This is a predicted structure of a 595-nucleotide part of an RNA (large-subunit ribosomal RNA, domain I) from an uncultured candidate division WWE3 bacterium.
The coordinates come from a structure-prediction model, not an experiment, and the mean pLDDT is 80.
Context: one part of a larger RNA
RNA sequence: GGUAUAUGGUGGAUGUUUUGGCGCUAAGAAGCGAAGAAGGACGCAGCAGGCUGCGAAAAACCUCGGGGAGUUGCCAACAUGCGGAGAUCCGGGGGUAUCCGAAUGGGGAAACCUACUAGAACGAAGAUCUAGUAUUCAUGCCUGAAUAAAAUAGGGUAUGAAAGCAAACGGUGAGAAUUGAAACAUCUUAGUAGCACCAGGAAAAGAAAGAAAAUCUCGAUUGCCUCAGUAGCGGCGAGCGAAAGGGUAAGAGCCUAAACCAACUGCAUGUAAGGCCAGGCCCGUUGUGUAGUUGGGGUAGAGGGAGUUAUCGUGCUGUGCGCAGGGGUACAGCAGGAAGUUACAAAAGCUAAUGCUAGCAGAACGCUAAUGGAAAGUGGCGACCAAAGAAGGUGAAAGUCCUGUAAGCGAAAGCAAAGCCCUUCCAGAUAACCACCCAAGUAACGCUGGACACGUGAAACCCGGCGUGAAUCAGGGAGGCCCACCUCCUAAGGCUAAAAAUUACUUAGCGACCGAUAGCGUACCAAGUAGUGCGAAUGAAAAAUGAAAAGAACCCCGUUGAGGGGAGUGAAAUAGUACCUGAAACCAUAUACUU
Numbered sequence: 001g002g003u004a005u006a007u008g009g010u011g012g013a014u015g016u017u018u019u020g021g022c023g024c025u026a027a028g029a030a031g032c033g034a035a036g037a038a039g040g041a042c043g044c045a046g047c048a049g050g051c052u053g054c055g056a057a058a059a060a061c062c063u064c065g066g067g068g069a070g071u072u073g074c075c076a077a078c079a080u081g082c083g084g085a086g087a088u089c090c091g092g093g094g095g096u097a098u099c100c101g102a103a104u105g106g107g108g109a110a111a112c113c114u115a116c117u118a119g120a121a122c123g124a125a126g127a128u129c130u131a132g133u134a135u136u137c138a139u140g141c142c143u144g145a146a147u148a149a150a151a152u153a154g155g156g157u158a159u160g161a162a163a164g165c166a167a168a169c170g171g172u173g174a175g176a177a178u179u180g181a182a183a184c185a186u187c188u189u190a191g192u193a194g195c196a197c198c199a200g201g202a203a204a205a206g207a208a209a210g211a212a213a214a215u216c217u218c219g220a221u222u223g224c225c226u227c228a229g230u231a232g233c234g235g236c237g238a239g240c241g242a243a244a245g246g247g248u249a250a251g252a253g254c255c256u257a258a259a260c261c262a263a264c265u266g267c268a269u270g271u272a273a274g275g276c277c278a279g280g281c282c283c284g285u286u287g288u289g290u291a292g293u294u295g296g297g298g299u300a301g302a303g304g305g306a307g308u309u310a311u312c313g314u315g316c317u318g319u320g321c322g323c324a325g326g327g328g329u330a331c332a333g334c335a336g337g338a339a340g341u342u343a344c345a346a347a348a349g350c351u352a353a354u355g356c357u358a359g360c361a362g363a364a365c366g367c368u369a370a371u372g373g374a375a376a377g378u379g380g381c382g383a384c385c386a387a388a389g390a391a392g393g394u395g396a397a398a399g400u401c402c403u404g405u406a407a408g409c410g411a412a413a414g415c416a417a418a419g420c421c422c423u424u425c426c427a428g429a430u431a432a433c434c435a436c437c438c439a440a441g442u443a444a445c446g447c448u449g450g451a452c453a454c455g456u457g458a459a460a461c462c463c464g465g466c467g468u469g470a471a472u473c474a475g476g477g478a479g480g481c482c483c484a485c486c487u488c489c490u491a492a493g494g495c496u497a498a499a500a501a502u503u504a505c506u507u508a509g510c511g512a513c514c515g516a517u518a519g520c521g522u523a524c525c526a527a528g529u530a531g532u533g534c535g536a537a538u539g540a541a542a543a544a545u546g547a548a549a550a551g552a553a554c555c556c557c558g559u560u561g562a563g564g565g566g567a568g569u570g571a572a573a574u575a576g577u578a579c580c581u582g583a584a585a586c587c588a589u590a591u592a593c594u595u
Stems, first nucleotide, its partner, number of pairs: 001594009015580001016544002020514002022511007029503002031165002039100003042055003046078001050074002061094006070082002105114003115133006135162009169200001170198004180187001184235001210218002222249005232240002253495003256439001260296010274283002276280001301473001303438003307433006315334007336426005349420003354416004359409002365382005383400002385389001391403003444468007454480001475490005531538002551579001554566004
């Protein structure tokens, strides 16, 4: 020096565990904010470092409920208090809520600096305190130029609104490249990613100028299954890829514009009456035209509506008008019917029951032996409950020990939904005539783009840009160039629940999901922390004594150390806060063999 064995050290694998994650289901909620949010800074405790809570009224205040013995947060000890006159704690409501931040009096290098106006205390100066003072838009009012009047621009003021933040889902605008095509340019990736704007609890879409081809059809939109990897598109390459129809979920339909009528207002025209700063090219009532506002009317495709004429119709009661009488007409009330706050009109109030936001109550087992530190496990003996044998805890494995579980019960206050009250509607219809209306720089066409599964193609349909530019029902559009016939529909205005997308958040639950190099980056003592980067940003490691601290009094060595040896606790200390188990590499000691 090596090999082997043993005993230790080091190290932290493995096993077991789980406070935390991951995924999903059901329900709720789907927003917060100038009444100052989200997020922060700085403070607040007897001592106070971080977290939590709170805000100069500062680990809290008031009140209404719950609850019932301890409590002064995590976090011990000491100190000081509080509490059956009900504390701490849990829930509803309220008060306070520094400074920054949309940040909003002005400024600013966020958490700072500094004004004006009015007010306050003894309050003149200075200082202090309280309130107000940003911008834009809407509405009202007060003013007010250029320009004599009027008007307008502008200025001021009051009231209201907006702004900013937030996970995904949604709509719109603009919009890549890597990549694939085994290169690459059309094409693909992809209208994806990222960006901007806007919104809602969902959004969007939506009541046919539809889909189609059944000689006789369907009947808003949306989602899913299918049709179907079909028909098609495609350097006919790579690839892209429908629709009708069928089944199903859900179901709901409506309002304007115009014609016509009325009222009001402005402007123009303009005469008799009337007026006068006085005979003017003046003002001005009735009128006409035009424009606007408001109300009525009206809304459609076997076209509809307006207008004119004719006919028919409209519960009961009361009052007025009117009448010879009857009939009529206007208003009010009553009864009945229908509907409603979610489109088609819209607002306030009330609460018996229901749900949510605290809770209450809740059955039934003992004895004994051994083991053990400990019994809930084992043996013996005898029981019980069960609408409860889900689960967790308790010194090892408990239906009957604890918390619970099943089935029940419960709210002063707030919220949800619902109901009541309430509100609205209930008069038009038919026929003939007439030819007034039926959404205009629109439809269409040309050029050029986009989007349609469809790459310009025979390329319709749909949407832009530029140019040209109709018709009003004997009109107009569509049926994949175009024409005819036939069929379908009625553009150029608007609203609309449900079915269907998502989950930052709350509640309840589940898992042939993970178990500390896993599972979220974070199970823990300050994790988006320490640390890194000028910055945008990036980003860890780190769980386990024991049943209970019983966390080792006292003695000894040592520097009044670190550490250790006794003693003691404990079932165990090779469980000693470097603490469960404690593998390997590596190190040491002892013994044996060997060079």